[in-house]
RNA sequence: GGGCGUUUAGCUCAGUUGGUUAGAGUACUACCUUGACAUGGUAGGGGUCACUAGUUCGAGUCUAGUAACGCCCA
Numbered sequence: 001g002g003g004c005g006u007u008u009a010g011c012u013c014a015g016u017u018g019g020u021u022a023g024a025g026u027a028c029u030a031c032c033u034u035g036a037c038a039u040g041g042u043a044g045g046g047g048u049c050a051c052u053a054g055u056u057c058g059a060g061u062c063u064a065g066u067a068a069c070g071c072c073c074a
Stems, first nucleotide, its partner, number of pairs: 001073007010026004019057001028044005050066005
């Protein structure tokens, strides 16, 4: 220098052919349970879907560019 992939909650990840309120596990907070802790249960908080544009009635999803990380080629 060229090609490909990934980027969504604190962490690990899902998200179908673009459509109805953006999710799961774990973690965190409160409560229940216990003499107390742990386990378990219930509820709750937490998101500019990496960033900037574009397409569309409508974008986490499609297109282009930028950035970070990883792999391959030279």
A computed fold for a 74-nucleotide RNA from a Chitinispirillales bacterium, annotated as transfer RNA.
Its Rfam family is "tRNA". Its family is annotated with triplet codon-amino acid adaptor activity in the Gene Ontology. The family's RNA type in Rfam is transfer RNA.
Model confidence (mean pLDDT): 81 of 100.
The sequence was found in a public genome assembly.